[in-house]
RNA sequence: UUCUUAUCAAGAGUGGUGGAGGGACCGGCCCAAUGAAACCCAACAACCAGCGCAUGAACGCAUGGUGUUAAUUCCUGCAGAUUUAUUCUGAAAGAUAAGAG
Numbered sequence: 001u002u003c004u005u006a007u008c009a010a011g012a013g014u015g016g017u018g019g020a021g022g023g024a025c026c027g028g029c030c031c032a033a034u035g036a037a038a039c040c041c042a043a044c045a046a047c048c049a050g051c052g053c054a055u056g057a058a059c060g061c062a063u064g065g066u067g068u069u070a071a072u073u074c075c076u077g078c079a080g081a082u083u084u085a086u087u088c089u090g091a092a093a094g095a096u097a098a099g100a101g
Stems, first nucleotide, its partner, number of pairs: 001101008013041001015040003021031003025077001027075002042069003047065003050061003073093001078090004
């Protein structure tokens, strides 16, 4: 970097360092000196491994590998249905995990 499968409406900070950006991209709409990104700690979750139950599944634990901790993946983009406005469904794109090349 590509492919496959699964999930994406729940959950989680009044902490420390830091000091101006951030929410993938487009257009919006937002967050931010009442402190952004990043790092540390803490927390959440339970995808994989591990452990428990004789085994498998299910379930549980949270030790290890990840992940996550504003807003539905913040909304949107493409297609269909319905509409005055709109609303709904599916896809695409993206993110994460596991596996494969």
This is a predicted structure of a 101-nucleotide RNA (SAM riboswitch aptamer (S box leader)) from Sporolactobacillus nakayamae.
The prediction has a mean pLDDT of 84.
It matches the Rfam family "SAM riboswitch aptamer (S box leader)". The family has 457 seed sequences and 9,625 matches in Rfam 15.1. Clan: SAM clan.
NCBI's taxonomy places the organism under Bacteria, Bacillati, Bacillota, Bacilli, Sporolactobacillus.